A computed fold for a 343-nucleotide part of an RNA from Candidatus Portnoybacteria bacterium CG09_land_8_20_14_0_10_44_13, annotated as large-subunit ribosomal RNA, domain IV.
Rfam family: Bacterial large subunit ribosomal RNA.
The source organism's lineage runs through Bacteria, Bacteria candidate phyla and Candidatus Portnoyibacteriota.
RNAcentral holds the full RNA, with entries from ENA and SILVA.

Context: one part of a larger RNA
């Protein structure tokens, strides 16, 4: 020096990204006494006083009350045992999670919705299969995708892309069928060379017919598909520009246009989302890039990748305040233990 503890004048957060640690709060007791707000259940131990020991008398079944007296710094007489308010975001909640740097706003969840699935093997999912789960269940059941209590709602587009339906058309495989071309092998003509014992025998050219064959070639037939036609967004997604105009500027309820499948409704907005940006007022401070309530020219919100808003709840996250402190101004002192050092 360090580690683990105690005490501390005046100030009390000026400490720091943060009141992180620290230090206060003080029994789930008896008594009074408690707001906003609310899904009426809560919040609530809200906050916030008073009281606590022993004798005695009195009342009283008892719990306790009420009177009087006593002691002690101290009476929950040791230990142990909630800090509390206001005010936002987010996630309804109680759960769950990165075993060993992240406990959350992440994951679950009831609820809500959309899609599959009528059962002799349901859809589904394991497994080459047998054969298991699903389920010794049968649509109020089971699988599977979103969302995420509950309240008020959830708008506009099927052009594109999936999906469901459709069946006339027009493309379209393997088979089948049936030509041509060539191989290749039988039979059978027509010329022709050579040879012959005159019966043949061997060759070349050129024709019919039939079998067998091709990484050949065409024609007819041929089913899902695909083109086609609907329908479907709580499927996958996507929701606009230009100009101009009101008797003060200023804006623009108006109006022209021009595009698109439609051209963001409600609602909320400098937001966990805003770049410029510490927008701009308010209001909180002596002062506030945080914070809260508003403004809207939303770089780039917006309705089940939910929108908005909410009582209770959170070891979540911001901002304030009280109370209380060694964080700090600014350090000091002590106790233990390590560390250095000497024996």
């Nucleotide at each position: 020096u360090c580690c683990u503890c105690g005490u501390u004048a005046a100030g009390g957060a000026a400490c720091u990204c943060g009141g992180c640690a620290a230090a206060a709060u003080a029994g789930c007791g008896u008594u009074c006494g408690u707001a906003a707000g609310u899904u009426a259940g809560c919040g609530a131990u809200a906050a916030g006083g008073a009281c606590u020991c022993c004798c005695c008398g009195c009342a009283g079944c008892a719990a306790u009350g009420c009177g009087g007296g006593g002691c002690g710094c101290a009476g929950c007489g040791a230990a142990a045992g909630a800090c509390c308010c206001c005010u936002a975001g987010c996630g309804a909640c109680u759960g769950u999670u990165u075993a060993u740097c992240a406990a959350a706003a992440a994951c679950a969840c009831a609820g809500c919705u959309c899609c599959c699935u009528g059962c002799u093997u349901a859809a589904c999912u394991c497994g080459c299969a047998a054969g298991a789960g699903g389920a010794u269940g049968u649509a109020u059941a089971g699988g599977g995708g979103g969302u995420g209590a509950c309240g008020c709602c959830u708008g506009a587009c099927c052009a594109g892309u999936g999906c469901u339906g459709g069946a006339a058309u027009g493309u379209u495989a393997a088979u089948g069928a049936u030509g041509c071309c060539g191989g290749u092998u039988g039979c059978u003509g027509u010329u022709u060379g050579c040879u012959u014992u005159c019966g043949g025998g061997u060759g070349g050219a050129u024709g019919g017919c039939g079998g067998c064959u091709g990484a050949g070639u065409g024609u007819c037939u041929g089913a899902a598909g695909c083109a086609c036609c609907a329908g479907u967004a709580a499927a996958c997604g996507u929701c606009c520009g230009c100009g101009g105009u009101a008797a003060c500027u200023a804006u623009a309820a108006c109006c022209g246009u021009g595009u698109u499948a439609a051209u963001g409704u409600a609602g909320c907005g400098a937001a966990a989302u805003u770049c410029c940006u510490u927008g701009u007022c308010u209001g909180g401070u002596a002062a506030g890039u945080u914070c809260a309530g508003a403004c809207c020219c939303g770089c780039a919100u917006g309705a089940a990748a939910g929108g908005c808003g909410u009582a209770a709840c959170g070891a979540c996250u911001g901002g304030g305040g009280g109370a209380c402190u060694g964080u700090c101004u600014c350090a000091a002192c002590g106790a233990g233990g390590a560390g250095c050092c000497c024996g």